[in-house]
A computed fold for a 73-nucleotide RNA from a Microcaldota archaeon, annotated as transfer RNA.
It matches the Rfam family "tRNA". Rfam classes the family as a transfer RNA.
Model confidence (mean pLDDT): 84 of 100.
RNAcentral holds the sequence, with entries from ENA.
Taxonomically the source falls in Microcaldota (Archaea, Nanobdellati).
C1' cells in the first nucleotide's frame, strides 16, 4: 500500500447470515429473609463505535470514518 476479521449495559457473551418488543451469565443498586452478614428470593438502573444511506422498520443491509487483530507486500 493491498486484503480480510472484529466493535452490543460495568465485565463476558447471544441476537446478525435469513431487518420486526436488544436477551442471558457476572457485577452495581433496592427491598425481602436475617441479630448482622453471607446464601437464596423479588424488582431496578445501565447498552448496538461515530456518520450518511436504503426501508413501514436497521444491533441486522449499503457506504464513508475511527479503534483493535490477522495476512500479503
Nucleotide at each position: 500500500g493491498g486484503g480480510g476479521a472484529u466493535a452490543u449495559u460495568g465485565c463476558g457473551u447471544a441476537a446478525c447470515c435469513a431487518g420486526g418488543c436488544a436477551g442471558c451469565g457476572c457485577g452495581g443498586c433496592a427491598g425481602g429473609c436475617u441479630c448482622c452478614a453471607g446464601a437464596c428470593c423479588u424488582g431496578c438502573a445501565a447498552g448496538u463505535c461515530g456518520g450518511g444511506g436504503u426501508u413501514c422498520a436497521a444491533a441486522u443491509c449499503c457506504c464513508c470514518g475511527u479503534g483493535u487483530c490477522c495476512c500479503c507486500a